The part of an RNA shown here (large-subunit ribosomal RNA, half A) has 1723 nucleotides and comes from a sediment metagenome. Rfam family: Bacterial large subunit ribosomal RNA.
[in-house]
Context: one part of a larger RNA
RNA sequence: CGCAGGGUGGAUGCCUUGGCGUUGGCGGCCGAAGAAGGACGCGGCCACGCGGCGAAACGCUCCGGGGAGGCGCUGGCGGCCUGGGAUCCGGAGGAGUCCGAAUGGGGCAACCCGCCCGACGCACGGUCGGGCACCUGCGUGUGAGCGCAGGGGGGCACCGGGGGAAGUGAAACAUCUGAGUACCCCGAGGAGAAGAGAGGAUUCCCUCAGUAGCGGCGAGCGAAGGGGGAGGAGCCCAAACCGUUCUGGUGGCACAGCCUGCCGGCGAUGCCAGGGCGGGGUUGAACGAGCGAUGGGGAGCCUGCGGCAGCGGGCUCACCGGGACACCGAUGUUCCAGCCGAAGGUCGCUGGAACGGACCGCCACAGGGGGUGAGAGCCCCGUAGGCGACGGGGCAUCGGGCCGGGGCCAUCGGAUCGUGAGUAAUUCCGGACACGCGGAAUCCGGGGUGAAGCGGGGGCGACCACGUCCCAAGGCUAAACACCGCCAACGACCGAUAGUGAACCAGUACCGUGAGGGAACGGUGAAAAGCACCCCGGCGAGGGGAGUGAAACAGAUCCUGAAACCGUGCGCUUCCGGCCGGUCGGAGCCUGGGGGAGACCCUGGGUGACGGCGUGCCUUUUGUAGAAUGAGCCGACGAGUGCGUGGGGGCGGCGAGGCUAAGCCAGGGACAGGCGGAGCCGGAGCGAAAGCGAGUCCGCAAGGGCGCUGAGUCGUUGUCAUGCGACCCGAAACCGGGUGAUCUAGCCGUGGCCAGGCUGAAGCGGGCGGAACACGCUCGUGGAGGGCCGAACCGGGAUCUGUUGCAAAAGGUCCGGAUGAGCUGCGGCUAGCGGUGAAAUGCCAAGCGAACCCGGAGAUAGCUGGUUCUCCCCGAAAUGCAUUUGGGUGCAGCCCCGGCGCGGGGCGCCGCGGAGGUAGCGCGCUGGAUCGGCGAGGGGGCUUGCCGCUUACCGACCCGAACCAAACGCCGAAUGCCGCGGAGCGGGUGCCGGGCGUGAGACGGCGGGUGCGAAGAUUCGUCGUCGAGAGGGAAACAGCCCAGACCGCCGGCUAAGGUCCCCAACUGCGGGCUAAGUGGGCAAGGAGGUCGCGGCGCAGAGACAACCAGGAGGUUGGCUUAGAAGCAGCCAUCCUUGAAAGAGUGCGUAAUAGCUCACUGGUCGAAUGUGCCGCGGCGCCGACAAUCCACCGGGGCUCAAGCCCGCGACCGAAGCCGCGGAUGGCCGCAAGGUCAUGGUAGGGGAGCGUCCCCGUCAGCAGUGAAGCCGGCCUGGGAGGGCGGGUGGAGCGGCGGGGAGUGCGAAUGUCGGCAUGAGUAGCGCGAGGGGGGCGCGAAUCCCCCCCACCGAAUGCCCGAGGGUUCCGCAGCCAUGCUGAUCAGCUGCGGGUGAGGCGGGCCUAAGCCGAGGGCUGGGGCCGUAGGCGAUGGACAACGGGUCAAGAUUCCCGUUCCGCGCGGCGCCGCUGCCAGGGGAACCUGGUGAGAGCGAUGGGGGGACGCGGGGGGCUAGGUGCUGGGGUGAUGAGCCCUCCAACCCGGUAGGGAGUUCCGGCAGGCAAAUCCGCCGGAGCGUGAAACCUGAGAGGGGAGUGUAAGGGGAGGACGCGAGUCCGAACCGUAGGCAUUGAGGCCGGACCGCCGAGAAAAGCCUCUAGCGAGGGGCCGCGCGCCCGUACCGCAAACCGACACAGGUGGGCUGGUCGAGGAGACCCAGGUGGAC
Repeated sequence: CGCAGGGUGGAUGCCUUGGCGUUGGCGGCCGAAGAAGGACGCGGCCACGCGGCGAAACGCUCCGGGGAGGCGCUGGCGGCCUGGGAUCCGGAGGAGUCCGAAUGGGGCAACCCGCCCGACGCACGGUCGGGCACCUGCGUGUGAGCGCAGGGGGGCACCGGGGGAAGUGAAACAUCUGAGUACCCCGAGGAGAAGAGAGGAUUCCCUCAGUAGCGGCGAGCGAAGGGGGAGGAGCCCAAACCGUUCUGGUGGCACAGCCUGCCGGCGAUGCCAGGGCGGGGUUGAACGAGCGAUGGGGAGCCUGCGGCAGCGGGCUCACCGGGACACCGAUGUUCCAGCCGAAGGUCGCUGGAACGGACCGCCACAGGGGGUGAGAGCCCCGUAGGCGACGGGGCAUCGGGCCGGGGCCAUCGGAUCGUGAGUAAUUCCGGACACGCGGAAUCCGGGGUGAAGCGGGGGCGACCACGUCCCAAGGCUAAACACCGCCAACGACCGAUAGUGAACCAGUACCGUGAGGGAACGGUGAAAAGCACCCCGGCGAGGGGAGUGAAACAGAUCCUGAAACCGUGCGCUUCCGGCCGGUCGGAGCCUGGGGGAGACCCUGGGUGACGGCGUGCCUUUUGUAGAAUGAGCCGACGAGUGCGUGGGGGCGGCGAGGCUAAGCCAGGGACAGGCGGAGCCGGAGCGAAAGCGAGUCCGCAAGGGCGCUGAGUCGUUGUCAUGCGACCCGAAACCGGGUGAUCUAGCCGUGGCCAGGCUGAAGCGGGCGGAACACGCUCGUGGAGGGCCGAACCGGGAUCUGUUGCAAAAGGUCCGGAUGAGCUGCGGCUAGCGGUGAAAUGCCAAGCGAACCCGGAGAUAGCUGGUUCUCCCCGAAAUGCAUUUGGGUGCAGCCCCGGCGCGGGGCGCCGCGGAGGUAGCGCGCUGGAUCGGCGAGGGGGCUUGCCGCUUACCGACCCGAACCAAACGCCGAAUGCCGCGGAGCGGGUGCCGGGCGUGAGACGGCGGGUGCGAAGAUUCGUCGUCGAGAGGGAAACAGCCCAGACCGCCGGCUAAGGUCCCCAACUGCGGGCUAAGUGGGCAAGGAGGUCGCGGCGCAGAGACAACCAGGAGGUUGGCUUAGAAGCAGCCAUCCUUGAAAGAGUGCGUAAUAGCUCACUGGUCGAAUGUGCCGCGGCGCCGACAAUCCACCGGGGCUCAAGCCCGCGACCGAAGCCGCGGAUGGCCGCAAGGUCAUGGUAGGGGAGCGUCCCCGUCAGCAGUGAAGCCGGCCUGGGAGGGCGGGUGGAGCGGCGGGGAGUGCGAAUGUCGGCAUGAGUAGCGCGAGGGGGGCGCGAAUCCCCCCCACCGAAUGCCCGAGGGUUCCGCAGCCAUGCUGAUCAGCUGCGGGUGAGGCGGGCCUAAGCCGAGGGCUGGGGCCGUAGGCGAUGGACAACGGGUCAAGAUUCCCGUUCCGCGCGGCGCCGCUGCCAGGGGAACCUGGUGAGAGCGAUGGGGGGACGCGGGGGGCUAGGUGCUGGGGUGAUGAGCCCUCCAACCCGGUAGGGAGUUCCGGCAGGCAAAUCCGCCGGAGCGUGAAACCUGAGAGGGGAGUGUAAGGGGAGGACGCGAGUCCGAACCGUAGGCAUUGAGGCCGGACCGCCGAGAAAAGCCUCUAGCGAGGGGCCGCGCGCCCGUACCGCAAACCGACACAGGUGGGCUGGUCGAGGAGACCCAGGUGGAC
């Protein structure tokens, strides 16, 4: 690596109880008659959860349905109900604990505490029932009050109103937008709102129309008139006037009224004003009232006025009008249970099973659907069709009743009256209207002003006139429209990572202080037939047999069972080679099939020694193997969609036309069909417009512009744009509303804590000095201090460790403060546009330059990442212009597609003709610049009156010579460009339309700029390549050289480049060069390297080199110098001899000397002689870096395998050729030919597969579907098919349709599994031995020894936790190992109170009736209440369960209340009324006692300090009791509340009388004033520890004792009940405890209320005292509690308030060692 067979895991397929959506029907509020929502309970037993129910509790009553079983999910045991009709379903009732608006008061919801009435009971406590909140309205009452009604709270969405953002868009931003959206608040209801005209109801849908308009006229916003539809409904008040009633006024005999006339009569009637009620009345070409006129009009009965005429009233009927339903009824219809409901059999077919197959039938107004052991019209439930209600609900219609009524109706007339006022209007400022202040009408609000009133008023988009329409300032109003629930049906919706967050006991587990956040988990089988029995094992877990079943790898997280991952067996391979892991070749080994008798042959499979070539994928880039990004691996999920509008394209229908929208019709139907023409587009244009019109506009015209000679429209499809989240994921942020001060900051209230030691301020006293009462010194006393040292406590400066920790801040050692601005507990307050801050931008719950949660929200993201199947054709750009632009965008350029044209058009080449000012060149121009000549002029010097003279200075012009220039040119190419002509080539080119991408480029050559003539630099031009391009070469190497890959071939030829081996091809040929491994890195510079060439010398009259010899004299030249002699230096450098020899080339000396050289002679004898100079070729030096070689790719190469020249041959690529094939274009009738086919961004075209739907195949399927695992075949690819295995019920072909349609990457999401790794670690520290239990023991139990803590690692409270406590039984998980053990699992048990704590009181603070304030919500606050951390207040000792005790028991006590007994104190008087009396009512007097919610006192308070008296406790001595044989030693030797008692000590005033205007009334109390008595440190009185006595022994200690029990074979060891047992004095020390709420000092001046005492107010017939008896409620009470049970995610070296705390040494609570007690800390 391969094959086989497993494990793990849970993908895939199939399934669906659950979701999602749509349509139709039906229904739509609940609540003080206690809701919504909960808590707690309810079952015969077991009862955890869900569901149901409520003390009448898995249910009660009645009515209806139904008809055989039932007692829910849910089993077992035991029972029960039911044809006398159960369970069950529908309807109506009954009952309904506690909380909750919650409502008697309180409160930490489901609890606590009351008052009144009644019942039970009765001493109290108690039990049961009812009532007791607040607000508003109404009624009533003088009023306090009472009565009645209503409100309160909840509700997803929908609705009206009051407030009202920001992210965003405008590519910035402010008007604007977002948007009146989100959100908050109030209110309403099944709907809400609107609505009946100061302009023709309201509402909703389709249009109008993206029009008119609005608009930094930007972004954007955006009507209405009208038309088509749905639906359809209109009314009532106020006022005038009339009547009546009430209040007020007026009015007293008449001028009002009754009353029309006459007579006459009555008259607190009337009149005026106002209110109530009734009638009337409701309109705008006005209407109404009232009056008048005219016309019309009934009946009956009763009745009034004194009479007449007459007028009037009541009732009934007729007549008229209203309501839009609150009531009742009827009818119809419908919903809420139900009922009837057709029709199939057989098979000796398969199968576990028939519903399949075969055969023969049947029903159908029913062949929707589901179930039944596979696929059923006729088996079951149902379906079509039909039927049905005691009762309840909805809707419609009608009627009633009603409530009421009314008494006239119609017309005309127009003198009178009425017709909505702080209104309309106006002004200012805002808001709403599509309308942003605009010419801005209209509507609404706030501030100011403020009408008319019918002869009036408003509108008609400023305003005015005319005209016209209407009548505001009061109100109501169904339906059509919104939303939700239920029922039913349906779905080209999902099918368990999907669909709701939730198919499953989910808003659950879990996280968070909280607001809030928020999962995962479906499937045995037809039926449990869920494995009897046996075996192994610990009476395990698990497994093996047997059995069931169709199947058991269907055996219980059990259908299928993929992948990662893990292991087993077999074949091949691998230990000097390996390196993107493949691919091409390929030996060997193993193995299958076929042929053959065999040898052997053919054909496959597995492995793969060895060889050739060869740096993953994605993204982003100029460019990546890149050491730039992303991915541990696998599986599933995961990204251009939908709607509207628009552009252009394809296809289709109709066509001068085309199309319907909303809605409606019919039908079984939402589809198909029909209707619907509102409306839209087109059919005519031009113009700003009036307007005209195949034309029109401008213009005098001419002329010109735009048009005319007709094609659209609707559907569908692909594409693009645009609005929306718009391809997906991703911010930092902004805004709104809420939640947080259990952390922390500050503050408020109330409590607590600070061992011990040191220092010695003020004050005071004494002494001294001094005139001094000043002041100073000194001694003492005293005990101050943000004093000193130092534990607890608080802190956190240094360093180490720790850094995947013990710990998300710790540990070790040292260190700072430690009576203070100290530390700390409990309860509270302050909140994000904020708080707090001894201030750091610190802290506000482990993140704070602006907390957290949810929402706006899918904010926005010119940015990053990611974006999923295949093939074919073409194929870019990295440029210009503009840009708050530079990594973005627009237009152009370049690419693609379509249409229409062009073929004298295009491309390169050749020829001809042109324009031009570059390279070059030049210096005449413009400038620059060098030398020389001449030299104007200037400077210097001389002279000087001028003129001059002179000069080695400067120097123009000019001349000569030689130069420089992008911005110089007298000149001037090549190339390029334009034109014409020519041959050649062929996806060329123009226009129009649609779709993009690109607008970061890189290197190389050439020409320039910048730079340093630096850069792999930068910036232009031009060409090339890469980009987007493979192949060959350059060792390797995007950009260089060669060359453009359609596919195949084990054929051929070449290019660059090569030909000794690696490595294909000449150890090829000829000539030369190099000696340096130069070749095979490098400069200035250097050099008798070497080869070639040239020039100039010397040389046989003898050169050069070498050797021999000379190299001398004047002279040591002069000067200088210590010296200077050829040779330190300066000056001079002559002469002589000679073949030659310097006043000396070098060495040398102190200076000389000496040696040399130049120069001369000799010897030698030149073949390529010798010297110098120059040029050229190849070489040499120059040449130093960090792990051996490392500057040829390597080996290696020297007449070459290096270099130069020349020649021949060969190799060499995906180039070219050959053969075969594919696709596209063109040509062709065809046969065929020809050309093309690299490719990123990108454009175009054609296909594959997945899921779902329709049709069809009378498709396939238990004789085996899908899925899954191998194999084979096949196509150009995506893919397709066949056979086998597994699997056990569905699935496919074809033709169409529709999409949640294809994954490798997004630090993607979820899950599974790896790797690291049997690694780190096992969380400070002492354990050892023996025995026991047990399957099993380092860890459990017992014993012995050892060790540790001991101001704790002991003991007790508070918080917090919430059963962890105790017992029994267990060991899968939890326990960092193991476990027989456990704070673990299962079951059972355990918490006992008048005195302990809470229930009484108040603090900060909080709530808050009324009230105040306020857009709303709300905030504040009086009375009142709540609230301990404080105040008040009655129990101690001993004993006792396995587990409780101040709670139980024993003993001894105390508090409150009631009753009784005893003795003591007090009252029952008078008048009046009633009554026979008892007695009742009223008045008055006395009165024991009680006695305030009122007065007063008290309670009642700081800090520091010191002393005294005591006690607890300790120690010693002694006595006693024990243990022990004795002795030594050791152990024990104790005791409360309470009662009596009243000591040490503390307190300075107290008692009485009189008065008073204060203490909100009163007071005898308090206070104040006056007086008297007593009293100076005493008495009395008040207070007060302790001692002492009782309690108290029949208690209790050490100890004895041993029933009984446990273990052990035993010896024996251990536990252990009853019972027995018993006792103190002295000394010493001694507190921080008690006296002590004391005393002294000091300044910072140090709670409240109740209990309690007292005083009255008041009550008042009984009361207090002692003794006795009785009673005394509710809640907490287990256990841990410096910790394994609390806070820290953990059995975590951290944190956590108070109390007790012994001995020796010691100042000490430091430290060390020990007691009691605890522990050995979980490998």